Predicted 3D model of RNase P RNA and transfer RNA as a complex of 412 nucleotides. Model confidence (mean pLDDT): 78 of 100. Rfam match: Bacterial RNase P class A. About the family: Ribonuclease P (RNase P) is a ubiquitous endoribonuclease, found in archaea, bacteria and eukarya as well as chloroplasts and mitochondria. On this family, see Frank and Pace, Annu Rev Biochem 1998: "Ribonuclease P: unity and diversity in a tRNA processing ribozyme". Its family is annotated with dimeric ribonuclease P complex, ribonuclease P activity and tRNA processing in the Gene Ontology.
């Protein structure tokens, strides 16, 4: 110089102008000052928690989820460390990686056979037989044995393979989810009592009488539930930065130090200047390559773009997206000293 | 916002518990008709995308993707 692994931070920058919202401070109000205002993934909603409420959440079955070995954590399926395996020349980078001595299943086509054994072709042993040969022996047949070769297959008999089939074996999991759940409460409808209505009709106690009970629509009074709507839960937390300290890391201990969106049918924006850059396309120009179209490279102007993406009760992780750019350690090759 | 199912041809289903993907309508061409409908015959056309498990994946896992439902209270 190339070509590349791993990890860490950033998400244009300043200014004017015109808007939106929390929250305080002045106003009788209208409104005006001051301060905060989105992300590393706020996304998918895939795992685990915290927090509510079901019944007090404790056993067992279904059901599910994970699955070398240790360790970290509130807890994971997540991280670290370490074995083993597969790629890479490395630097690394992947891994559902327990059990096939409990059971069932499944192994398509092919091939003789796919887990039950079995013989297609070769070779080989052993016996029978036919043919030749005096004979040793040599071929050809047929039955048995061996299980070496060839041939199909992904796999070929061997402690077979497969458990992202079923299932055993350790471990873990009540469900439901802030539209959870509590308070405060209208208008209508509908509810429930008391009074009128009602010394009526009508039922019932009972065959009659007597007595006693229940007794519609309406109308007035009072009650409790539930919407509509408004409050709370809501942001101080397993928080954030810094100095020490244990450990190889992951993480975890002392100390100091900060307050950092809480809207909620949902704010957190828009315009214009200039500046810092990329990528794209254009026109011109230098420089090297070609015979040439043209090609690689450098510089100037112009024009376009400037990612992905938008909190909804919180947090730890995983996945996915994603123009770009800063930066810290490593490996491979090439060249000169 | 929470929750749970689904994706197969142009529409509408199928295969089913892994062994190579069809029907019906519907298109296209050819025959038939004087032409048109019908009908005959023959084509075309799909496993929503990527990966991983396996000898093999439309049916197992995983992750994007699309699109459907359902979530206040009383009776």
């Nucleotide at each position: 110089g190339g070509a590349g692994c791993c990890g860490g931070c950033c998400a244009g920058g300043c200014a004017g102008c015109c808007g939106c919202u929390g929250c305080g401070c002045c106003g009788c109000a209208a409104g005006g000052c001051g301060u905060g205002g989105a992300g590393g993934a706020a996304a998918g909603u895939c795992c685990g928690g915290g927090c509510u409420c079901c019944g007090a959440a404790g056993a067992g079955c279904a059901g599910g989820a994970u699955g070398c070995g240790g360790g970290g954590u509130a807890a994971c399926g997540c991280c670290c460390c370490g074995g083993c395996g597969u790629g890479g020349c490395g630097a690394c980078a992947c891994g559902a990686c327990g059990a096939a001595g409990a059971g069932g299943g499944c192994c398509a086509c092919a091939g003789a056979g796919a887990c039950g054994a079995g013989u297609c072709c070769c070779g080989u042993c052993a016996g029978g037989u036919c043919u030749g040969g005096c004979a040793a022996c040599a071929g050809g047949u047929c039955u048995g044995g061996c299980g070496g070769g060839g041939g199909u297959g992904a796999a070929a008999c061997g402690c077979g393979g497969c458990a992202a089939c079923c299932u055993c074996c350790a471990u873990c999991c009540g469900g439901a989810g802030c539209a959870a759940c509590a308070c405060c409460a209208a208008a209508u409808a509908g509810g429930c009592a008391a009074g009128c209505g009602c010394c009526a009709a009508g039922g019932c106690c009972u065959g009659c009488u007597c007595g006693g009970c229940c007794g519609a629509a309406g109308c007035u009074u009072g009650c409790g539930g539930g919407u509509a709507g408004g409050u709370g839960g809501c942001u101080c937390g397993a928080g954030c930065c810094c100095u020490g300290g244990g450990g190889u890391a992951a993480c975890c201990c002392c100390g100091g130090g900060c307050c950092u969106a809480g809207a909620g049918g949902a704010a957190u924006g828009g315009c214009u200047g200039u500046c810092a850059g990329g990528g794209c396309g254009g026109c011109u120009c230098g420089c090297g390559g070609g015979c040439g179209a043209c090609c690689g490279u450098g510089g100037c102007c112009c024009g376009u773009c400037u990612a992905c993406a938008g909190a909804a009760c919180c947090c730890g992780g995983c996945u996915u997206a994603c123009c770009g750019g800063c930066u810290g350690g490593c490996u491979c090759c090439c060249g000169c000293u | 916002g929470c929750a749970g199912g689904c994706a197969u041809a142009g529409c509408u289903c199928a295969a089913c518990g892994g062994g190579g993907a069809g029907a019906g309508c519907g298109c296209g061409a050819c025959g038939u008709u004087g032409c048109c409908a019908g009908c005959g015959u023959c084509g075309a056309g799909a496993c929503g995308u990527g990966a991983g498990u396996u000898c093999g994946a439309g049916g197992c896992u995983c992750a994007c993707u699309g699109g459907c439902u359902g979530c206040c209270c009383c009776a």